[in-house]
Small-subunit ribosomal RNA, central domain from an uncultured bacterium, 350 nucleotides, folded computationally. Its mean pLDDT, the model's own confidence on a scale to 100, is 86.
Context: one part of a larger RNA
RNA sequence: CUGGGUGUAAAGGGCGCGUAGGCGGGAUUGCAAGUCAGAUGUGAAAUGCCCAGGCUCAACUUGGGAGCUGCAUCUGAAACUGUAAUUCUUGAGUGUCGGAGAGGAAAGUAGAAUUCCCCGUGUAGCGGUGAAAUGCGUAGAGAUGGGGAGGAAUACCGGUGGCGAAGGCGACUUUCUGGACGAUAACUGACGCUGAGGCGCGAAAGCGUGGGUAGCAAACAGGAUUAGAUACCCUGGUAGUCCACGCUGUAAACGAUGAAUACUAGGUGUGGGAGGUAUCGACCCCUUCCGUGCCGCAGCUAACGCAAUAAGUAUUCCACCUGAGGAGUACGGCCGCAAGGCUGAAACUC
Numbered sequence: 001c002u003g004g005g006u007g008u009a010a011a012g013g014g015c016g017c018g019u020a021g022g023c024g025g026g027a028u029u030g031c032a033a034g035u036c037a038g039a040u041g042u043g044a045a046a047u048g049c050c051c052a053g054g055c056u057c058a059a060c061u062u063g064g065g066a067g068c069u070g071c072a073u074c075u076g077a078a079a080c081u082g083u084a085a086u087u088c089u090u091g092a093g094u095g096u097c098g099g100a101g102a103g104g105a106a107a108g109u110a111g112a113a114u115u116c117c118c119c120g121u122g123u124a125g126c127g128g129u130g131a132a133a134u135g136c137g138u139a140g141a142g143a144u145g146g147g148g149a150g151g152a153a154u155a156c157c158g159g160u161g162g163c164g165a166a167g168g169c170g171a172c173u174u175u176c177u178g179g180a181c182g183a184u185a186a187c188u189g190a191c192g193c194u195g196a197g198g199c200g201c202g203a204a205a206g207c208g209u210g211g212g213u214a215g216c217a218a219a220c221a222g223g224a225u226u227a228g229a230u231a232c233c234c235u236g237g238u239a240g241u242c243c244a245c246g247c248u249g250u251a252a253a254c255g256a257u258g259a260a261u262a263c264u265a266g267g268u269g270u271g272g273g274a275g276g277u278a279u280c281g282a283c284c285c286c287u288u289c290c291g292u293g294c295c296g297c298a299g300c301u302a303a304c305g306c307a308a309u310a311a312g313u314a315u316u317c318c319a320c321c322u323g324a325g326g327a328g329u330a331c332g333g334c335c336g337c338a339a340g341g342c343u344g345a346a347a348c349u350c
Stems, first nucleotide, its partner, number of pairs: 003322004007304002012318001014201004021194003025088007033081002035077008049065006091191001092188003095184004103177007110154001115149007125136002162169002206247006215241002220236004258317006266295011299306002323350003332343004
C1' cells in the first nucleotide's frame, strides 16, 4: 500500500458552522473531455514466451513467430460520466396558519430552608458517634417566640416527560432571541449531502483581575479508630463552589455506536400536532406526520446482543485502527499567564 475493520476485542473526531475537494434528483437536445470500436504510425536490438535448428545432451547459441497490455494521430458510436442549453417538482429552501417546549441572553420579583445578629421567654445542658472525644454552653448555649441581615439553591408539579448540535437546561414575571414540529401547497427550481484545513461552541476542576461568601468544602488543624492511620467516622476550616470580564480546551465529553439518504414483519407505551367516523359536544375508536421508550421476526453478530431511533440491506463523504509494553512518554513544532494541551516517535523487552 492493499485487504479487513471501528457498541464491548485496537479503532467514531466532544459538538457544530463551513472552505477546498469528493459525491449528487426527473425530462429533452447539442458537444464528445472521460468511455467504447476501428484504422494508421510507433512501441530499436537484446532479455522473457512459443516453434524449429547447431555444439553427443544440457547450459549456451542461431533462425522464425507471437507478444510488447503503451503512446500519438485519424475516423466513428452516444448508453453512462462530464459539459452547454432548455425544462420539471418529488430533494432542499421560502411564504401563510397553528400549537408544544427546564432552548439561549438580560433585568426584576417571590416563598420555604440553613447560617449569623438583636430582643423576649427559659435553664443546664447541647452537639456528635458503633461507642466516644475534640467542639459549643452559667459571659446564659441548645429549645421556643418576634424582628433583621445576607448568600446560595429553587421542594411539590416531575414523568425510562420536554428542549438543545454537543456540553447542557428546572421557582415566577417581563424584554430580546435561536431551533424543531404539524397543516397548507402560494413561491424558488437541485439551490443538495459530506466536509481535509479553518472558524466557533464546549461539564467539572484550574488560572488572571475585581467583587461576593449563607451552606458545603480540597488543603490544613484537632478528636477518634488503628500495630500504624499522612484514610474511612467526628468537630472545625481556607481556596473553591457564586457574580462580571478574560483564559484554559480537557472528561467513562458514552448510545463507549460519525453524518446523510433510501429500503426491509409485527406488537405495546409515551410527548407534540393534523385528519376521519360517530356525536349536541368531548372521550373512546381509526388514519397520518414528528419525537421518545420497551418487546420481538427476518437479517446481522465471536458471543452478548442489535433489530425501522439497526449493530439489517445498500450508496456517498469524513474521522480513526493495524500485537503487548516502552508511551500518549521523549524530541521538535504550534498553542497557553501557568497548570498543561495538540501533534507524536524510536531504541529496547516480550